[in-house]
RNA sequence: GGAGUUGGCCAGGCAGUCGCUCUGAGCUUUGUGCUCAGGGAGGAAAGUCCGGGCUCCAUAGGACAGAGUGCCAGGUAACGCCUGGGGGGCGUGAGCCCACGGAAAGUGCCACAGAAAAUAUACCGCCUAAUUUUGUAUGGGGUCAGAGCUAAAGGUCUGACCCCAUGCUGUUAGGUAAGGUUGAAAUGGUGCGGUAAGAGCGCACCGCAUGUUUGGUAACAGACAUGGCAGGGUAAACCCGACUCGGAGCAAGACCAAAUAGGGGAACAUUAGGUGUGGUCCGCACUGUUCCCGGGUAGGUUGCUUGAGGUGUUCGGCGACGAACAUCCCAGAUGAAUGACUGCUCACGACAGAACCCGGCUUAUCGGCCAACUCCUUUU
RNA sequence: GCCGGAAUAGCUCAGUCGGUAGAGCAGCUCAUUCGUAAUGAGAAGGUCGUAGGUUCGAUUCCUAUUUCCGGCACCA
Numbered sequence: 001g002g003a004g005u006u007g008g009c010c011a012g013g014c015a016g017u018c019g020c021u022c023u024g025a026g027c028u029u030u031g032u033g034c035u036c037a038g039g040g041a042g043g044a045a046a047g048u049c050c051g052g053g054c055u056c057c058a059u060a061g062g063a064c065a066g067a068g069u070g071c072c073a074g075g076u077a078a079c080g081c082c083u084g085g086g087g088g089g090c091g092u093g094a095g096c097c098c099a100c101g102g103a104a105a106g107u108g109c110c111a112c113a114g115a116a117a118a119u120a121u122a123c124c125g126c127c128u129a130a131u132u133u134u135g136u137a138u139g140g141g142g143u144c145a146g147a148g149c150u151a152a153a154g155g156u157c158u159g160a161c162c163c164c165a166u167g168c169u170g171u172u173a174g175g176u177a178a179g180g181u182u183g184a185a186a187u188g189g190u191g192c193g194g195u196a197a198g199a200g201c202g203c204a205c206c207g208c209a210u211g212u213u214u215g216g217u218a219a220c221a222g223a224c225a226u227g228g229c230a231g232g233g234u235a236a237a238c239c240c241g242a243c244u245c246g247g248a249g250c251a252a253g254a255c256c257a258a259a260u261a262g263g264g265g266a267a268c269a270u271u272a273g274g275u276g277u278g279g280u281c282c283g284c285a286c287u288g289u290u291c292c293c294g295g296g297u298a299g300g301u302u303g304c305u306u307g308a309g310g311u312g313u314u315c316g317g318c319g320a321c322g323a324a325c326a327u328c329c330c331a332g333a334u335g336a337a338u339g340a341c342u343g344c345u346c347a348c349g350a351c352a353g354a355a356c357c358c359g360g361c362u363u364a365u366c367g368g369c370c371a372a373c374u375c376c377u378u379u380u
Numbered sequence: 381g382c383c384g385g386a387a388u389a390g391c392u393c394a395g396u397c398g399g400u401a402g403a404g405c406a407g408c409u410c411a412u413u414c415g416u417a418a419u420g421a422g423a424a425g426g427u428c429g430u431a432g433g434u435u436c437g438a439u440u441c442c443u444a445u446u447u448c449c450g451g452c453a454c455c456a
Base pairs, nucleotide, nucleotide: 001376002375003374004373005372006371007370008369009368010367012345013344014343015342016341017340018339020040021039022038023037024036025035026034027033042351046362047361049360050359051358052357053356054249055248056247057246061282062281063280064279066245067244068243069242071085072084073083074082075081086100087098088097089096090095101240102239106238107237108234109233110232123180124179125176126175127174128173129172130171131170135168136167137166138165139164140163141162142161143160144159145158146157147156149154188206189205190204191203192202193201207229208227209226210225211224212223213222214221215220253302254301255300256299263293264292265291266290267289268288273287274286275285276284295455296454297453309328310327311326312325313324314323315322316321346349381452382451383450384449385448386447387446390405391404392403393402399436408422409421410420411419429445430444431443432442433441
């Protein structure tokens, strides 16, 4: 200098004018009007995916069913979140990713291809035996015919037929699973020995299982011994085991005010029925309750912002986080505020707007800054 | 604000323990007719809203995301 990784922070700035909303004080014609002072969106306010607070229904009860989570330890109000560690995968590395319990509890599925997709099996191949009922090659023997040699016997050559042996092939019976073929996946892998051919059949190494032991809180890792090796995959298929979960949601809930046809129909009913916000049964509480049609009001107050709050220092902890002390008050709207215009300036401004409140996750996002670390190149 | 549901051919809809997705209507071609309609025959038309994951393999299972639809207060 270049390329990158992780963590954190900021989210145009300043000034002027005019508005909007809340709080406090003062004035006041009592109109929620005026004046002054102060506060006024985010890192995601979003998606509503998890967890909790709060409220109502038993204090949140029991059983079944249902839903969720998934290595270990810790943090936390709680979690499916976070931190640290283990295992696996990716990257030269800093680092990143992983729903990461169980497939000998049982059931299901594994299309096509392939011999075989799960009680293993045997298509090609390899090997052994039997059979010559097929064909063929080589070698040997016999018979016959022809030719040459010879005085003859004999022998030689050629051809045809028959027999025997061996090999290949065919058929049958058996052994084998080394090799080939299919597939996403094929019953431990490599090598040597061994064998008729082979095979954990034997051995060495690696993998695996079991046991003991060492380290560690644990997950797990290491060492040693034993075993010839155990029946593939799929559980984001049903399922099994462990753990967790009652339901609903601020349009919850509480209070005040206004208004009317206090209407009609259906269902269930008195050792019962209905309701209590997914289902069934029990229990508990209340009891004329629910649903439909029709009718009325659709106003105000509260819940509503002091909170598992923020900031700083110290201490404990590897860390998430916790403790102590000091200090601060920092949106609360409800047709729903946080804006508009002008000027200057720069790196020309992205995603986007609170609605009961928090802790997370996920998704969207112009750019800029800081810290730590890694790799490459160059110089010293 | 809170709570539910859906997305498959041009339109309306099917599709279950995961194995290459169908029906009706519409449109196209041919036949029939003097011509049209109806009828008959045939072929075409789909990244199963989008992206990622699990799996050998996803319309289907899981996660995220986009778009659309529905419900809610109080009184008697």